[in-house]
RNA sequence: CCAACUCUCGCGGGAGAGGCCGGGCCAUCGCGUCCGGCGCCGAAGGCGCAACCGCCCCGGAAACGCUCAGGCAAAAGGACCGCGACGGGCUG
Numbered sequence: 001c002c003a004a005c006u007c008u009c010g011c012g013g014g015a016g017a018g019g020c021c022g023g024g025c026c027a028u029c030g031c032g033u034c035c036g037g038c039g040c041c042g043a044a045g046g047c048g049c050a051a052c053c054g055c056c057c058c059g060g061a062a063a064c065g066c067u068c069a070g071g072c073a074a075a076a077g078g079a080c081c082g083c084g085a086c087g088g089g090c091u092g
Base pairs, nucleotide, nucleotide: 002092003091005089006088007087008085009084010083011082012081013080018038020037021036022035023034024033025032026030039072040071041070045068046066047065048064052060053059
């Protein structure tokens, strides 16, 4: 100096499912907030199964399963995808 991977940050994209019911609260009477109830969703996180990687052990490992957590108008969040960085790490 170049390239790959990766982290972080920025920008763009980004699904699903009741704006449900009852009660309390209030200078705000609400698409508010708290508590309770029933129904529902999977794509933060978490847990489980394991095709696969690996000689074995250890280990890794899904967008599958669970639904603890989270969520069920919009906004926000959002796995993941793309682009960028004069940023960090690592490998060649």

Record summary: This is a predicted structure of a 92-nucleotide RNA (Glycine riboswitch aptamer) from a Caulobacterales bacterium. Of the family's consensus pairs, 86% are formed in the model. Its Rfam family is "Glycine riboswitch aptamer". A reference for the family is Mandal et al. (2004), "A glycine-dependent riboswitch that uses cooperative binding to control gene expression", Science. Rfam links the family to the GO term glycine biosynthetic process.